[in-house]
């Protein structure tokens, strides 16, 4: 140096132009002598930046970061 892949919660991953959803993990709370387990509840997520669209996690583009391939 060229080309391709993925970036979403604390982790692991779903949705794919119309509100972003689940698992674990985390406050609480019920249950018990107490833990653990189990149940209920609550917070918490699109890598940045632009574009195009009436509306973008999603499609374009730089752009960072990781991984793979060629040189």
């Nucleotide at each position: 140096g060229c080309g391709g892949g993925c970036g979403u919660a604390g982790u692991u991953u779903a949705u794919c132009g119309g509100u972003a959803g689940a698992a674990u993990g985390g406050c609480g709370g019920c249950u018990u002598c107490c833990c653990a387990a189990g149940c209920c509840u609550c917070a918490g997520a699109g890598g940045g930046c632009g574009g195009u669209u009436c509306g973008a996690c999603u499609c374009c583009g730089c752009u960072c970061g990781c991984c793979c391939g060629c040189u």